[in-house]
Molecule: c-di-GMP-I riboswitch aptamer
Organism: Psychrobacillus vulpis
RNA sequence: CAUCUGUAAAGGUACAAUCAGGGAAACUUGAUGUCACAAAGCUACCGGGGCUAAGGAUUGUAAUCUAUGCCAGCCAGCUGCCAUU
Numbered sequence: 001c002a003u004c005u006g007u008a009a010a011g012g013u014a015c016a017a018u019c020a021g022g023g024a025a026a027c028u029u030g031a032u033g034u035c036a037c038a039a040a041g042c043u044a045c046c047g048g049g050g051c052u053a054a055g056g057a058u059u060g061u062a063a064u065c066u067a068u069g070c071c072a073g074c075c076a077g078c079u080g081c082c083a084u085u
Base pairs, nucleotide, nucleotide: 005083006082012037013036017032018031019030020029021028022027035073041078042077043076047075048074049071050070051069055066056065057064058063
């Protein structure tokens, strides 16, 4: 320097739930928390997939459709720390 690996060490992230804030909702921010993660770092109009439906459209008035709203801890793409071999 490159590749592979994640047993141990160091360091990192933080599911569910609860409390508080934002939001129509999905979801998100902070705190507690610790299910897990070797990329659980970054990227969502401009790869696929998923969630919501305020507004709008249709309409049998209760439903359906719709992203301009979201999800990166679904796959994917990009970048990369530590240690070991």